[in-house]
The prediction has a mean pLDDT of 87. This is a predicted structure of an 84-nucleotide RNA (c-di-GMP-I-GGC riboswitch aptamer) from Desulfobacca sp. Of the family's consensus pairs, 95% are formed in the model.
RNA sequence: CCAGAUCAAGCCAAACCCGCUGGGAGGUGGGGACGGAAAGCCACGGGUCUCAAAAAUUGGGAAGAGACAGCCGGGUUGCCUGAA
Numbered sequence: 001c002c003a004g005a006u007c008a009a010g011c012c013a014a015a016c017c018c019g020c021u022g023g024g025a026g027g028u029g030g031g032g033a034c035g036g037a038a039a040g041c042c043a044c045g046g047g048u049c050u051c052a053a054a055a056a057u058u059g060g061g062a063a064g065a066g067a068c069a070g071c072c073g074g075g076u077u078g079c080c081u082g083a084a
Base pairs, nucleotide, nucleotide: 002082003081004080011036012035016031017030018029019028020027021026034070040076041075042074044073045072046071047068048067049066050065051064
């Protein structure tokens, strides 16, 4: 540098339930485990989701502002081991 077979110590926590919070997507604390070798961190690119202005004019629209890192890519930091 690369890899995730094996070893060892562990780590995180989906859905759902309860509390708090936000207009909303959602966030957060507790319970709980579907899973995860980065399911640690970062909104840079794509994607999904939320709210929603104006104009043509009377029902459509999506500028703009947000959310999601457990959607993918990317950046960055880290434990153990070294089979293929």

RNAcentral holds the sequence, with entries from Ribocentre.